Notes:
A computed fold for a 73-nucleotide RNA from a Candidatus Aenigmatarchaeota archaeon, annotated as transfer RNA. NCBI's taxonomy places the organism under Archaea, Nanobdellati, Candidatus Aenigmatarchaeota. Rfam family: tRNA. It is annotated as a transfer RNA. From the family's description: Transfer RNA (tRNA) molecules are approximately 80 nucleotides in length.
RNA sequence: GGGUCCGUGGUCUAGUGGUUAGGACGUCGCGUUUACACCGCGAAAACCACCGGUUCGAAUCCGGUCGGACCCA
Numbered sequence: 001g002g003g004u005c006c007g008u009g010g011u012c013u014a015g016u017g018g019u020u021a022g023g024a025c026g027u028c029g030c031g032u033u034u035a036c037a038c039c040g041c042g043a044a045a046a047c048c049a050c051c052g053g054u055u056c057g058a059a060u061c062c063g064g065u066c067g068g069a070c071c072c073a
Stems, first nucleotide, its partner, number of pairs: 001072007010025004018056001027043005049065005
């Protein structure tokens, strides 16, 4: 330098055009317990890496930029 893939709560991840972006772990509160743990219930937390475009409508499609992984040279 070229190619492929990836970027979504604190962490991991689902979601491939339309309802409030879903789940697990973690955190906090309540219940339970003598207490802790486990368990049950509830809550907070991401507008989806950034910019632009297409569309009535974009996390999703297109272009560019940034970052990461792998392959080729």